[in-house]
RNA sequence: CUUAUCGAGAGCGGCGGAGGGACUGGCCCGAAGAUGCCGCAGCAACCGGCCCCACGUGGGUGCUGGUGCUAACUCCUGCAGGGUGUCUCCAGUUGGGAUGCCCUGGAAGAUAAG
Repeated sequence: CUUAUCGAGAGCGGCGGAGGGACUGGCCCGAAGAUGCCGCAGCAACCGGCCCCACGUGGGUGCUGGUGCUAACUCCUGCAGGGUGUCUCCAGUUGGGAUGCCCUGGAAGAUAAG
């Protein structure tokens, strides 16, 4: 850089001792010890293996294989478009402003494979 996926799933112990959840703004987690590292256990099934096949971008299997993952939807959000509700402004209507909810696409990020 390209392609695919991201609403499901899966925690105990040891070390350690202050911030952490990528970034923004939120909202959370954390001295009842988080984040991280190590061990064990587990989840999943991207790659590999094996089996099946009406061979297709197919189905199955967790396998002493290679990764990944085990708070919160990628925790929410950001950019664009659309739908809808509430409040408000101007004698003004195909309008302006504030704010909530929902949907679609994107960006960014993560993981795998190349």
Molecule: SAM riboswitch aptamer (S box leader)
Organism: soil metagenome